This is a predicted structure of an 86-nucleotide RNA (c-di-GMP-I riboswitch aptamer) from a Gammaproteobacteria bacterium. It was read from a public genome assembly, where an Rfam model found it. Its mean pLDDT, the model's own confidence on a scale to 100, is 88.

RNA sequence: AAGCGAUCAGGGCAAACCCGUCGAAAGUCGGGGACGCAAAGCCACCGCACUUCAGGAGUCGAUCCUAUGAUAGCGGGGUUACCGUG
Repeated sequence: AAGCGAUCAGGGCAAACCCGUCGAAAGUCGGGGACGCAAAGCCACCGCACUUCAGGAGUCGAUCCUAUGAUAGCGGGGUUACCGUG
C1' cells in the first nucleotide's frame, strides 16, 4: 500500500408509511419515522428496470414509439473518505 470488516472510539445515513412541497408523471426536497447500510458519501459513463409533458406514429380512436426526465437504497464502473486490521 492493495485487500478485509471479527473487534474498539467518535459517530453517520435512513426503506416502507404519514404530513407538507415542487413536478405532466416517474420522482425530488423538507419534517416525522427506522427496514436496513462499511461507502446507503459523491458522479448518470455502461447495462437493466421506471416515467412520457412536449414530439412522432396510428384506422387520428384505442394504443404504440422516443429521454432531453428520473433512479447512486438495481448491477457494473469512476472518485474521495473515518476507525480497526493488514